[in-house]
Predicted 3D model of a 75-nucleotide RNA (transfer RNA) from a Candidatus Marsarchaeota archaeon.
Lineage of the source: Archaea > Thermoproteati > Thermoproteota.
Its Rfam family is "tRNA". It is annotated as a transfer RNA. On this family, see Hou, Trends Biochem Sci 1993: "The tertiary structure of tRNA and the development of the genetic code". Gene Ontology term of the family: triplet codon-amino acid adaptor activity.
The sequence was found in a public genome assembly.
RNA sequence: GGGCUUGUAGCUCAGCCUGGUUAGAGCGCUGGUCUUAUAAGCCAGAUGUCGAGAGUUCAAAUCUCUCCAGGCCCA
Numbered sequence: 001g002g003g004c005u006u007g008u009a010g011c012u013c014a015g016c017c018u019g020g021u022u023a024g025a026g027c028g029c030u031g032g033u034c035u036u037a038u039a040a041g042c043c044a045g046a047u048g049u050c051g052a053g054a055g056u057u058c059a060a061a062u063c064u065c066u067c068c069a070g071g072c073c074c075a
Base pairs, nucleotide, nucleotide: 001074002073003072004071005070006069007068010027011026012025013024020058029045030044031043032042033041051067052066053065054064055063
């Protein structure tokens, strides 16, 4: 230098191909309940510029382009 791939909640990931109802799950966190106390269980709650920017569209996590970061392969 060329090609492929990944980036979504604190962590691990789904959703993307095939655009459309309020962005979800598990774990974790906070409060309550229970307990002598802790854990487990049960109830409730908070947390996201969907890597960044631009474009297309009535509408973008999803399609297109550029860039950033990580990984793999080729040279």